[in-house]
């Protein structure tokens, strides 16, 4: 300078807030799988079996180190003599090939020798530290090749491989004899600046380091290749490559130190060379590295040791970051090379493609013995979900060797395969509406795929074909020339210029041209989260699902199709990691009730720590230096057309190290202070603790007296005690335990806990004072001590109470609750146990932060004769309350506020405070403390409801007080059940059952049997015809079939049209078929109960609350008052109808007071009255008194026809019951279509052992019968009501007046009253049933109508448990009318007549309303829910054991291995002595010894697998038994403990409130 910089959602509930888990959206991958697949670039590619490997290759090179050998070419020499030529045929010329020797020399390559095989390449088994990273140290070290410098490179010697001959062996290979060379080996010379020793000097950081006279010992290749000189024997000089010694550098290594990065403590103690010292050995080097001796140390809670897991890092992924996870590819380090051990060589190894030994495995074998090691590159088998070619080249880069050319190089460079990843490109572009065809859908109009296609016009990326064609090449070599070189000169060396030459990839990249839209799109999703919807199929099936969840006949969630959305040569799924998750919280969480404060204290370590001064500089801060490899990330610039990719530069990066500085804070050491803490002195209170003694009341027991029949106990009883004298009462005595009143949200104590009184001993606290000490303090892991009740052990004691146990009750049962007894125990002493709801569910300490008011113990001041009062203050202990906090509830100077210090604890529910292990305990058991598996929740607080065998208030024929019924009888009617061919269907607690049905003989009718019809009994459309109907006859049960007779109507513009009917075909009709749980409409019910809501405001995070609660009052959420509410709506009330009074108007069909008249309001007359029906009036707590709060209102009274909504009706809020109805009607979907439709006849709905509901009639004298007689109202009437009259005993019939009705008819009302009779009986009650004979309706009366007369004369004598209605013109009782209807009423709906009793009252039953309370309920108590048992499945524990493995220990053996040590005897080229022989020095083999791998034996440890059986746990469909918990859950619950019991559980003892209700005490708030 620039850049970057934080997202949430679903799911617990009826809803809310919180806590809390689960899940999703994002990114990444060495991936795999499914479907699909055009191209290119750049990367990547056995994560599993460090399993086994066929085959080929991956490390060689140097002839300029050496000898021998082979051998192209050239030259020379002596041979050799061919072809050919000539020929006198005798020969001559000619000289080739070829071999031999020498020289030069292109080359080959076994062996000796040198260098390299310790690099490169692979893998991650082991390793928790001999590793890695970062930073240091070595005054304790090494370093081949390379560089610089110094000095050298002299003189000798003896062997040996190869080779030749030979022996053994199948082979591998081994041996013997002989010969030979070197840059192989050995000896000697030379030499100090190197090594050792060391006088002395200097220096440092402890050991020490540097310089150093002197003394001592120690080296080499006389080499190679060139050149040159002398010169031919060799040597000199010189260049170069080697070599030797030394010094230094560079590079590479070695060792040491500090810090850092992992899980388990259910791993707590580990260690014998262990820790240190001395001496020696060993090493390149320090060191117990090794040995001997001596000492007894060393490590560990800041985690030793052990076990498990793991290569480490740069970095990668993710993340806002801090972090978390990972350690493929690239790079650094380490470790390993079939497993284990060992050394050799070397500069370097204890060595991947070296050696030896052991083991396993594989291969060869002549069975004697041998060979091998892909975790190099390819490749094979195997394993696995899964990972490539037995490719090309050394052209480039790098490496080994070499002077070099060069050789080698599976390093490397490239190509191949794979969508495995990232990046880029394409699959066309423009135009094109008849919105084609086709698909899908549809409300049938259309909509959509869709400018999409076709068609027309273009382009050519990619593709195909053909042409051109790079960069990557630098160097080296060869040829020629120059320079160094003004060296005397030549070669040589070095260097330079020019030319030629070197490419695996590859004719590749790139580029040009031609050709054709031609060859190139899929995949997933579409209920919410989450972008995207419809149809069909399926019907809790098939299936889906990441979570919530979807599917049981209208599935946007399954399957398919169309459409749509996303991404795209890919898309989706699975797996893993990070994120979201502040869900381990350093950044950045919590612990009263959600998970979470140890029961309490003391206290070691540790952590933290008062005021002042000056010092140091460890922490801290600042600056500088070094380092933090490269690559990567980030910024910037550049190169491939772009990008990915690559290159240049920068930045960044550490708890790093060093140096210099600062001094506030922390720290360190020092001095000082007094306020923290403690001491002293003077006072104070107290159930503080321990021991000893003592007192009274009560209970029980014993003795005695009095006394007599019961006592006791309960909801009620019984067991029990008692005439052998109880209970009761009186006196005396005994024993044990506990301490009434005082007594108090009073006191004391760390907690548990502590209570009569006295004494002894003893701890702590408070107040005052300010004399003393001078930070001595706080907390506190481990540790220690105390620790209710129960329980245990031993010994006492035992009055009461009282687990277990026994008996009696209760109950379906009752192992309980209740009762009667009663043992352990409760008490004491001693010792254990160590847990509780051990609670304030609140760790300890310090400081700060409004008030008010009680109370306990002190102090001070004021006032006061006293009692006291007021003010201030310290220490406790309560309540109310502000700020603040809290999810809320609540806390609030006694914090859950604001801060600090330290400790403990939590991280979803269940499994489980369990198993295993360990420790403690006599035991019971305690402490510590998991996992598998399983669920998507579990939970806290608050809200609204609902519920409660919770509370308060209130109402209702709810109870009570009454009256009358039902339940018993007979019958009627409905239902269930049964039966049936069918007994059609529906209704089911209240709120189905005289209900749908206001009326089933046919019809109705839906059911059954039989017979018929199929565009249909009914509707519309099309075409044709013109009738049809009615009547008659025949067949038939009829529907129907045949025949006869018969031959329209309306309109007209005269063309025709319409109605109606028939025929034909198809669209369609039709369905009382299904679903009332797809619906509309209608209805029932709570309930005519007084409620249900809204707007604005306010309160609360919110659901919600307030209003609507409260005090009164009402029939009422009616009204008043008060009030953070103010208003409003639907309901209540009123308005409407009717009834009760009256006025006015109107008087016919109504009425008649007076007048006349009649048999009669019959008529005249009248409209006063009754009545009718229209309009009014009237009643409103209006008036008075009282009560009340000056209110609302209530009580009483007056007046009034009526008095407090006058009586009755219509009217039914928000909603509840998936209430009822698809069979009133309408309607979606499904189903039937010669039938589930339509028609007809007959039958059935009326059946009948039985059960229930609703009624009628009765059982009689308040009655029956007979006779006489009085008084209504509402209504109905034309296919009707039907008078009078006649007939009939009657039902009724005949005839027929009047009336569409205030006129006529139905229509005599009945009970009543009067009189008579019956006289308590199964009757003169009751009338069922049955017989005979009739009447009426109707086509028809058998199944199956109603009525009449005569006769018959059943049950029944007032009804068990239980249950219903009714509060006044009501109940009860009496009759009348109507709807339906041909006929049929005990039902239903109305009407009037007569006409009561009772209500003290709200305790109880039922229902409802309001307030409040508890709740684990919300499908809302018909709720929820616990445990055993039975069955199935799953994981786990125990288990006689069995088995596998791991790491150690002890002992044995000790490898034909090996280092080291020893070694009588044996062997031995170089050097020494020696004439020689021989000896010495040394070396080697062998042998012995220490150590030691593998192996064996033994006993343990740890881990895993498995195991008859067994234990608990979890999950499962509507199993069994009970009902433990949630409400006072019906015995309040829970905690600890003990006993008991099928099971939840019960009981005892102690504790808690996280208990409802009522009352009391105390405190508080308000007045």
């Nucleotide at each position: 300078a620039a850049a970057a910089u934080g997202a949430g959602a679903g799911u617990u509930u009826g809803a809310u807030c919180c806590u809390g888990g689960c899940u999703c959206a994002g990114g990444a991958c060495g991936a795999a799988c499914g479907c699909u697949g055009g191209c290119g670039g750049c990367g990547u590619g056995c994560c599993u079996a460090a399993u086994a490997c066929a085959u080929g290759c991956a490390a060689g090179u140097c002839g300029a180190g050496c000898g021998a050998g082979c051998a192209a070419a050239u030259u020379u020499a002596a041979c050799g003599g061919a072809a050919g030529u000539c020929u006198u045929c005798g020969g001559a010329c000619g000289g080739a090939a070829g071999g031999u020797a020498a020289a030069u020399g292109c080359g080959c390559g076994a062996g000796c020798g040198g260098c390299g095989g310790a690099u490169g390449g692979g893998u991650g088994a082991g390793u928790a530290a001999u590793a890695c990273g970062u930073g240091g140290g070595c005054a304790a070290c090494c370093u081949g090749c390379c560089c610089u410098c110094u000095a050298g490179c002299u003189u000798g010697g003896g062997a040996u491989a190869c080779c030749a001959c030979u022996u053994g062996g199948a082979a591998a290979c081994a041996g013997g004899u002989g010969c030979u060379a070197a840059u192989a080996c050995c000896a000697a010379a030379u030499a100090a600046g190197a090594a050792g020793u060391a006088a002395g000097a200097g220096c440092g950081c402890a050991u020490g380091c540097u310089c150093a006279a002197g003394c001592u010992a120690u080296a080499a290749a006389a080499g190679g290749c060139g050149g040159u000189c002398u010169a031919u024997a060799a040597g000199g000089c010189u260049g170069u490559c080697a070599c030797u010694a030394g010094a230094g550098g560079a590079u590479g290594g070695g060792c040491c130190c500090a810090c850092g990065g992992u899980g388990c403590a259910u791993u707590a103690g580990c260690u014998a060379g262990u820790u240190g010292g001395u001496a020696a050995g060993g090493u390149a080097a320090c060191g117990g590295c090794u040995u001997a001796c001596c000492a007894a140390g060393g490590c560990g809670a800041u985690g030793a040791u052990g076990c498990a897991u793991a290569g480490c890092c740069g970095a990668g992924u993710u993340g806002a970051g801090a972090g978390a996870c990972u350690g493929a590819a690239c790079g650094g380090c380490c470790a390993c090379a079939u497993u284990g051990g060992g050394a050799c060589u070397g500069a370097g190894a204890c060595a991947c493609g070296g050696c030896c030994c052991a083991a396993a495995c594989u291969c060869c074998u002549a069975c004697g013995g041998g060979a091998g090691g892909c975790a190099g590159c390819a490749g094979u088998a195997g394993g696995g979900a899964a990972u490539c070619u037995u490719c090309c080249a050394c052209a480039a880069u790098g490496g080994a060797c070499g002077c070099a050319a060069g050789u080698c190089u599976g390093a490397u460079g490239g190509a191949g395969c794979a969508a495995c990843g990232c990046c880029g490109c394409g699959u066309g572009a423009g135009u094109g509406a008849a919105g084609a065809a086709g698909g899908u859908u549809u409300u049938c109009g259309g909509a959509u795929c869709g400018u999409a296609a076709a068609g027309c016009u273009c382009u050519g990326u990619u593709g195909u074909u053909g042409g051109u064609g790079a960069a990557g090449a630098a160097g080296g070599a060869c040829a020629a020339g120059g320079a160094u070189a003004g060296u005397a000169a030549c070669u040589g060396a070095u260097u330079u210029u020019u030319g030629u030459u070197u490419g695996a990839c590859g004719g590749u990249a790139a580029u040009c041209a031609a050709c054709c839209a031609g060859a190139a799109a899929g995949u997933c999703a579409c209920g919410g989260c989450u972008a995207a919807c419809u149809a069909c199929g399926u019907g809790c099936c098939a299936g889906c699902a990441g979570c919530c969840g979807c599917g049981g006949u209208a599935a946007u969630a399954c399957g398919u199709a169309g459409g749509u959305g996303g991404c795209a040569a890919g898309c989706g799924u699975u797996g893993u990691c990070c994120g979201g998750a502040u869900u381990u919280a350093u950044u950045g969480g919590g612990c009263g009730u959600a998970a979470a404060g140890c029961g309490a204290a003391c206290g070691c370590a540790g952590g933290c720590g008062g005021g002042a001064a000056a010092a140091c500089a460890a922490g801290u801060c600042a600056g500088c230096u070094g380092u933090g490899a490269a690559a990567g990330c980030c910024c910037u610039c550049g190169g491939c057309u772009u990008a990915a990719c690559c290159g240049g530069g920068g930045a960044a990066a550490g708890u790093c190290a060093g140096c210099u500085g600062a001094a506030a804070c922390u720290g360190u050491a020092u001095u000082u202070c007094u306020u923290g803490a403690g001491u002293g002195c003077a006072g104070a209170a107290g159930a503080g603790g321990a021991g000893a003694g003592u007192g009274g009341a009560a209970c029980u027991c014993c003795a005695u007296g009095u006394g007599u029949a019961g006592c006791g106990g309960u909801g009620g009883a019984a067991u029990g005690c008692g005439u052998a004298g109880a209970u009761a009462u009186a006196u005396g005595g005994a024993a044990g335990a506990a301490c009434a009143c005082c007594a108090g949200u009073g006191g004391c104590g760390a907690a548990g806990g502590c209570g009569g009184c006295u004494c002894u001993c003893u701890g702590g606290u408070c107040u005052g004072u300010a004399a003393c000490u001078g930070a001595c303090g706080c907390u506190g892991a481990g540790g220690u001590u105390c620790g209710a009740a129960a329980g245990c052990a031993u010994g006492g004691g035992u009055a009461g109470c009282g687990a277990a146990c026994a008996g009696g009750a209760u109950u379906a049962g009752a192992u309980a609750c209740c009762c009667u007894g009663g043992u352990a125990g409760u008490c004491c002493a001693u010792g254990c146990c160590g847990u509780a709801a051990a609670c304030g569910a609140u760790g300890a300490g310090u400081g700060c932060u409004a008030a008010g008011u009680g109370u306990u113990g002190g102090g001070a001041g004021g006032u006061u004769u006293c009692c006291g009062c007021c003010u201030c203050u310290c220490a406790g202990u309560g309540c109310u309350g502000c700020a603040g906090c809290u999810a809320a509830c609540g806390c609030a100077u006694u914090a859950a506020g604001c801060a600090c210090u330290c400790c403990g604890c939590c991280u979803g529910g269940g499994g489980a405070g369990u198993a295993c292990g360990a420790c403690c305990g006599c035991a019971a058991g305690g402490u510590u403390a998991a996992a598998a598996c399983u669920c998507a929740a579990a939970g806290g607080a608050a809200u609204u409801g609902a519920c409660g065998g919770g509370g308060g208030c209130c109402c209702g024929c709810a109870c009570a007080a009454g009256c009358g019924g039902u339940g018993g009888a007979g019958c009627a009617u409905g239902u269930g059940g049964u039966u049936u061919a069918a007994u059609u269907c529906g209704a089911a607690g209240c709120a189905a059952c005289g209900c749908g049905a206001a009326g089933a003989a046919c019809c109705u009718u839906a059911c059954c049997a039989g017979g018929u019809c199929u565009u249909g009994a009914c509707a519309u459309c099309u075409a044709g015809u013109g009738c049809c109907a009615a009547u008659c006859c025949u067949a038939g049960a009829g529907a129907u079939a045949g025949g006869a007779c018969g031959u329209u109507c309306c309109c007209u513009u005269c063309g025709g049209g319409g109605a109606c009917a028939c025929u034909a075909a198809g669209a369609c009709a039709g369905g009382u078929g299904g679903u009332g749980c797809a619906u509309g409409g209608c209805u029932g019910u709570c309930g005519u109960c007084a409620g249900c809501u809204c707007g604005u405001g306010u309160c609360g995070u919110g659901a919600g609350a307030u209003g609507u609660u409260g005090g009164g009052u009402u029939a009422a959420g009616u009204c008043c008052c008060g009030c953070a509410a103010c208003g409003a709506g639907c309901g209540c009330a009123a308005c409407c109808c009717u009834u009760a009074u009256u006025a006015u108007u109107a008087g016919u069909u109504g009425c008649c007071a007076g007048c006349a008249u009649u048999a009669a309001g019959u008529u005249g007359g009248g409209c006063a009255c009754u009545c009718u029906a229209a309009u009014g009036a009237g009643a409103c707590u209006g008036c008075c008194g009282g009560u009340g709060a000056c209110a609302a209102a209530c009580c009483g009274g007056a007046g009034g026809a009526a008095g407090g909504u006058g009586g009755g009706g219509a009217c039914g809020a928000c909603g509840u019951c998936a209430a009822g109805u698809c069979a009133u009607c309408a309607u979606g979907c499904c189903c039937c279509u010669u039938a589930u439709g339509a028609c007809c006849u007959g039958g059935g709905c009326u059946a009948c052992a039985c059960a229930c509901g609703u009624g009628c009639u009765a059982c009689a004298a308040u009655g029956g019968u007979u006779a006489g007689u009085a008084c209504a109202a509402c209504g109905a009437g034309g296919a009707g009501c039907g008078a009078a009259c006649u007939c009939g005993c009657a039902a009724g019939a005949g005839c027929a007046a009047g009336c569409g009705a205030a006129u006529c008819u139905c229509u005599u009302a009945a009970a009543g009253c009067u009189a008579a009779u019956c006289u308590c009986a199964g009757u003169u009650c009751g009338g069922a049933u049955u017989g005979c004979a009739c009447u009426c309706u109707g086509c028809a009366a058998c199944u199956c109508g109603a009525g009449u007369g005569c006769a018959u004369g059943a049950a029944g004598c007032u009804g068990g448990a239980a249950u219903c209605g009714c509060u006044a013109g009501u109940a009860a009782u009496c009759g009348c009318g109507g709807a339906u209807c041909a006929g049929c009423a005990u039902g239903c709906c109305g009407c009037g007549g007569u006409g009561a009793a009772u209500a003290c009252g709200u305790u109880c039953c039922c229902g409802g309303g309001c307030c409040u309370u508890g709740u684990a309920c919300a499908c809302a108590c018909c709720g929820c829910c616990c445990g055993u048992c039975a069955c199935a499945c799953c994981a786990u524990g125990a288990g006689a054991g069995u088995u596998u493995g791991u790491a150690a220990u002890a002992c044995c053996c000790a490898a034909u291995a090996g280092c080291c040590g020893g070694u009588a005897g044996g062997a031995u080229a170089a050097c020494c002595u020696g004439u020689a022989a021989a000896g010495g020095a040394g070396u080697c083999a062998g042998c012995c010894g220490u150590c030691u791998a593998a192996g064996g034996u033994a006993g343990g440890a740890c881990a895993g697998a498995u195991g008859a059986u067994u234990a608990g746990g979890g999950u499962g469909a509507a199993g069994u038994c009970g009902u433990a918990a949630c409400a006072a859950g019906g015995u309040a619950g829970c905690c600890g403990u003990a006993g008991g019991a099928g099971a939840a559980c019960c009981u005892g003892c102690g504790g808690c409130u996280g208990g409802a209700u009522c009352a009391c005490c105390u405190c508080c708030u308000u007045u």
Predicted 3D model of a 1567-nucleotide RNA (small-subunit ribosomal RNA) from Lactobacillus sp. Taxonomically the source falls in Lactobacillus (Bacteria, Bacillati, Bacillota, Lactobacillales). Rfam family: Bacterial small subunit ribosomal RNA. Gene Ontology terms of the family: structural constituent of ribosome and ribosome. The sequence is in RNAcentral, with records from ENA.